The part of an RNA shown here (large-subunit ribosomal RNA, domain II) has 851 nucleotides and comes from Dermatocarpon miniatum. The full RNA is in RNAcentral, with records from ENA and SILVA. Taxonomically the source falls in Dermatocarpon (Eukaryota, Fungi, saccharomyceta, Pezizomycotina).
Context: one part of a larger RNA
RNA sequence: GAACGCGCUCCGGCUCGGAUGCUGGCGUAAUGGUCGCAAGCGGCCCGUCUUGAAACACGGACCAAGGAGUCUAACAUCUAUGCGAGUGUGUGGGUGCUAAACCCCUACGCGAAAUGAAAGUGAAGGGAGGUAAGAGCCCCCCCUCGGGGGCGCAUUAUCGACCGAUCCUGAUGUCUUCGGAUGGAUUUGAGUAAGAGCAUGGCUGUUGGGACCCGAAAGAUGGUGAACUAUGCCUGAAUAGGGUGAAGCCAGAGGAAACUCUGGUGGAGGCUCGCAGCGGUUCUGACGUGCAAAUCGAUCGUCAAAUUUGGGCAUAGGGGCGAAAGACUAAUCGAACCAUCUGGUAGCUGGUUCCUGCCGAAGUUUCCCUCAGGAUAGCAGUAACGUUUUCAGUUUUAUGAGGUAAAGCGAAUGAUUAGAGGCCUUGGGGUUGAAACAGCCUUAACCUAUUCUCAAACUUUAAAUAUGUAAGAAGUCCUUGUUACUUAAUUGAACCUGGACCUUUGAAUGGAACGUUCCAAUGGGGCCAUUUUUGGUAAGCAGAACUGGCGAUGCGGGAUGAACCGAACGCGAGGUUAAGGUGCCGGAAUGCACGCUCAUCAGACACCACAAAAGGUGUCAAUGCAUCCAGACAGCCGGACGGUGGCCAUGGAAGUCGGAAUCCGCUUAGGAGUGUGUAACAACUCACCGGCCGAAUGCAUUGGCCCUGAAAAUGGAUGGCGCUUAAGCGUGCUACCUAUACCUCGCCGUUGGGGUUGAAAUGAGGCCCCAACGAGUAGGCAGGCGUGGGGGUCUGUGACGAAGCCUCGGGGGUGACCCCGGGUCGAACGACCCCCAGUGCAGAUCUUGGU
Numbered sequence: 001g002a003a004c005g006c007g008c009u010c011c012g013g014c015u016c017g018g019a020u021g022c023u024g025g026c027g028u029a030a031u032g033g034u035c036g037c038a039a040g041c042g043g044c045c046c047g048u049c050u051u052g053a054a055a056c057a058c059g060g061a062c063c064a065a066g067g068a069g070u071c072u073a074a075c076a077u078c079u080a081u082g083c084g085a086g087u088g089u090g091u092g093g094g095u096g097c098u099a100a101a102c103c104c105c106u107a108c109g110c111g112a113a114a115u116g117a118a119a120g121u122g123a124a125g126g127g128a129g130g131u132a133a134g135a136g137c138c139c140c141c142c143c144u145c146g147g148g149g150g151c152g153c154a155u156u157a158u159c160g161a162c163c164g165a166u167c168c169u170g171a172u173g174u175c176u177u178c179g180g181a182u183g184g185a186u187u188u189g190a191g192u193a194a195g196a197g198c199a200u201g202g203c204u205g206u207u208g209g210g211a212c213c214c215g216a217a218a219g220a221u222g223g224u225g226a227a228c229u230a231u232g233c234c235u236g237a238a239u240a241g242g243g244u245g246a247a248g249c250c251a252g253a254g255g256a257a258a259c260u261c262u263g264g265u266g267g268a269g270g271c272u273c274g275c276a277g278c279g280g281u282u283c284u285g286a287c288g289u290g291c292a293a294a295u296c297g298a299u300c301g302u303c304a305a306a307u308u309u310g311g312g313c314a315u316a317g318g319g320g321c322g323a324a325a326g327a328c329u330a331a332u333c334g335a336a337c338c339a340u341c342u343g344g345u346a347g348c349u350g351g352u353u354c355c356u357g358c359c360g361a362a363g364u365u366u367c368c369c370u371c372a373g374g375a376u377a378g379c380a381g382u383a384a385c386g387u388u389u390u391c392a393g394u395u396u397u398a399u400g401a402g403g404u405a406a407a408g409c410g411a412a413u414g415a416u417u418a419g420a421g422g423c424c425u426u427g428g429g430g431u432u433g434a435a436a437c438a439g440c441c442u443u444a445a446c447c448u449a450u451u452c453u454c455a456a457a458c459u460u461u462a463a464a465u466a467u468g469u470a471a472g473a474a475g476u477c478c479u480u481g482u483u484a485c486u487u488a489a490u491u492g493a494a495c496c497u498g499g500a501c502c503u504u505u506g507a508a509u510g511g512a513a514c515g516u517u518c519c520a521a522u523g524g525g526g527c528c529a530u531u532u533u534u535g536g537u538a539a540g541c542a543g544a545a546c547u548g549g550c551g552a553u554g555c556g557g558g559a560u561g562a563a564c565c566g567a568a569c570g571c572g573a574g575g576u577u578a579a580g581g582u583g584c585c586g587g588a589a590u591g592c593a594c595g596c597u598c599a600u601c602a603g604a605c606a607c608c609a610c611a612a613a614a615g616g617u618g619u620c621a622a623u624g625c626a627u628c629c630a631g632a633c634a635g636c637c638g639g640a641c642g643g644u645g646g647c648c649a650u651g652g653a654a655g656u657c658g659g660a661a662u663c664c665g666c667u668u669a670g671g672a673g674u675g676u677g678u679a680a681c682a683a684c685u686c687a688c689c690g691g692c693c694g695a696a697u698g699c700a701u702u703g704g705c706c707c708u709g710a711a712a713a714u715g716g717a718u719g720g721c722g723c724u725u726a727a728g729c730g731u732g733c734u735a736c737c738u739a740u741a742c743c744u745c746g747c748c749g750u751u752g753g754g755g756u757u758g759a760a761a762u763g764a765g766g767c768c769c770c771a772a773c774g775a776g777u778a779g780g781c782a783g784g785c786g787u788g789g790g791g792g793u794c795u796g797u798g799a800c801g802a803a804g805c806c807u808c809g810g811g812g813g814u815g816a817c818c819c820c821g822g823g824u825c826g827a828a829c830g831a832c833c834c835c836c837a838g839u840g841c842a843g844a845u846c847u848u849g850g851u
Stems, first nucleotide, its partner, number of pairs: 045060004061851006069352001071209006078202006086110003092104003114121002129159005136151006161192002163189003166185003173178001212351002215348001219341006230315009241273003244269001248265007277302003282298002285296002317333001319329002354784006364377001366375003381519001383517005389512004394508002396471005406461001407459002413455003418450001420448003426444007475501004481495003485492001526550004531545005555566003570747007580737003583721003589734001591733006603723001614708003618705010635692005641665003647659002671686001675684002748774009785840001787837008796829002804824004809820004
């Protein structure tokens, strides 16, 4: 509890599971271990700066060896040990001897007293105070739980007292200017109030030192260089062969003359062609790990001079020299080279070396010659103390604060549309009138009642969410006192004395922890998403808010992927799901049911990797209005006339260039005419009517899917193949697949709790039991592994083979790593407990060597 069922305990029966523990059998060329190769599945390259790296960001061929938080001084916290109002041997001295260690005196350091600028003064009272909380101790009641009373550590809060300073007060006295008793003050101190320090060691942190390592551009001091090259001076050397033909001179001719002309001779020139020499234009040739850190070839410039060149001498670094290019000054020049200061400094770049366990961030605040950096608070960690009725990202109840969203504008402010009514005042226009502040009409403004639309810097009203306080023992009630405050008042207020309430301790829910203190790391570039929000045309843009994420994080899904969806991780086994899927790739229904869709560019799943306005007689569904068995719509066939060639206009106009009108008749019906057509007619056609036919038809609009709209550069992507009564789109149903999620079990670790000094061979830091938890960058802490050296112990190991090296052999540990076997080798080496450190490499365009 109706039944089914669930929890706990006990008994009986049946049955299942159960280890890496113990044990028997079997097994040793194997169902084991290890190594290699091949194939399948998963899997992007490490390190680094970064919001973000597989990056078309940088470093990195490979191997060995070396290679980066050290030491010192001072300080701060914590901690260990020793002594303790002290403490500290190590300057020195002593013990028969050269004592690291044993013994010791005196000084000195720090501490034991403060305060004041200083002179100076200088900490209870004669019970080292009161109150509240307080570990605990004592007494009483009590079977216990519990209750009452007393004493109350540390510590905390608060009120007093004392000392010094400051400001007042100013007594006894006084040599009349000293003196400073006493009492005070919301003043002040790094003080007192029955000391807590000193020394040594350790971790961490800070500062000065090269200060974790490597790295500048610079600056300074003193030197060395002009063998290259620049310029000058001195002294030497060198420079084919041609061309051109200046001056001067000679001859002839002309002329009165000045002189001119002609022909020679002559051999000048920063003249010319060109060899040597010197140079170096072009091929942008060759070469370009060269012959060469500037060369080779051809071509080219110059070649008697501002020429080329040897030797000597001179000029030197903020100096020289410069036919000037910031050129040159020894392969170096917009300030040479060498050494030193110097391991210069760098808020910047790069690098920074073994393992495991526990916790675990920040990119925000304030300030800064601050913006690539610091300090400061916050966030992290460690250590410690205190407390068991306290805590909270929650709700409820009570009571506050508020002016956002919404709403409002026939409420204020501001903006704003439309008419209506009104008539005074005001302006414009008009009309009657000679005129009138006369009448009338009209138009604005104005007034009245309405109407339309708005506001971040408008508002009467006014949320939701968020937010403050309270929900009791430090309480409530009664009562006695004190007071210089307060009141008319023993009235009140504050405090105090004594007592009562002694527990439904004063809402709910959830949890087991909560509070306090010291030290003080990293960090101080952030980024993304939903929602809100500012700037901007917008942005994978810039700036905010709340929350959650990524950063710091793997796992399943979204093909791929920092951030999306699911879900956070010790090592294994089994079961079940989430998100997402179930044609094949691919684990799982080519499942079931109902619709839609055909695309010569179909479509196919959030974030998300796009498409719009506008169209469609593609198709499906729907709505509205029409027509229709009194026969519609469509199709075929027939008729489509007369007045009249209507009137005007016109060169003409007869239904049909144009204009205004648009009647009547006969009819089943036929427009003073819908088009084609003619110069104008004609002719054809349509509206309209009828015949055949026999049931639906026309128009408009809306919504699905589909189509158009729809163009880009390597060939290409619903992830691919492919799929069409889908494997597409929409809807529903069930089954199945699988994550490190959830459940169960075993094991490991951490944290917390509990038990255990009883006999017995040793560990209490032990052993036994239970529960929960386990992600992690920077960073903190803890426990370990390994290397070199020293002290002690093992009467340790070792030529019957130490160390080292090799090893397809075996084992232990989560791991760093350790042990054993075999081989090689030939002389030293290890374990445990301590001490000391030049102690661990993959990276630094690291250094050296090798390949």
Model confidence (mean pLDDT): 81 of 100.